[in-house]
RNA sequence: UCCUUAUCAAGAGCGGCGGAGGAAACGGGUCCUGUGAAGCUGCGGCAACCGGCAGAAAUGCAAAUGGUGCCAAUUCCCGCGCUGCGGAAGUAUCCGCGGCGGAAGAUGAGGG
Numbered sequence: 001u002c003c004u005u006a007u008c009a010a011g012a013g014c015g016g017c018g019g020a021g022g023a024a025a026c027g028g029g030u031c032c033u034g035u036g037a038a039g040c041u042g043c044g045g046c047a048a049c050c051g052g053c054a055g056a057a058a059u060g061c062a063a064a065u066g067g068u069g070c071c072a073a074u075u076c077c078c079g080c081g082c083u084g085c086g087g088a089a090g091u092a093u094c095c096g097c098g099g100c101g102g103a104a105g106a107u108g109a110g111g112g
Stems, first nucleotide, its partner, number of pairs: 001112008013043005021032003026079004044071003049067002052061003075104001080101009
């Protein structure tokens, strides 16, 4: 870096350094931020993917001194397709509020 696959509505924050941005990228919205952003770091916490234990399996159990991950907002929301209701227009569409899926992304596990 690419491929496959599972999950993504729940959960969990304080300190130090740092100094102006941040919420993946692009566009839009909305939000966070000098009452201190990103990043680094100490400690704390959450969860249970791999691993452990039980089991034929489905599945279940425990744990944070096995390996990761995570700790504002649904993956913050929208962008593409289909669709429900309402409205405008009058047949081509447009707007508002929803639903389902896709794309993209994140994390784990496996593989090239």